[in-house]
RNA sequence: GCACCCUUAGCUCAGUUGGUUAGAGCGUUCGCUUCACACGCGAAAGGUCGUUGGUUCGAAUCCAACAGGGUGCA
Numbered sequence: 001g002c003a004c005c006c007u008u009a010g011c012u013c014a015g016u017u018g019g020u021u022a023g024a025g026c027g028u029u030c031g032c033u034u035c036a037c038a039c040g041c042g043a044a045a046g047g048u049c050g051u052u053g054g055u056u057c058g059a060a061u062c063c064a065a066c067a068g069g070g071u072g073c074a
Base pairs, nucleotide, nucleotide: 001073002072003071004070005069006068007067010026011025012024013023019057028044029043030042031041032040050066051065052064053063054062
């Protein structure tokens, strides 16, 4: 330099070829339980879906550029 893949919650990851509300596990906080802690049960908070544009009535999802990470070839 070229090609391809990845980027979604604090962490690890889903999201079914565009449709109304974006989810799980772990973690955090609160409550129940306990003399207390742990375990267990319940609940809550936490996301501008990497950034900027475009297409569309409608975009995490499609398109382009850019940024970061990875693999391969020179």
Molecule: transfer RNA
Organism: uncultured bacterium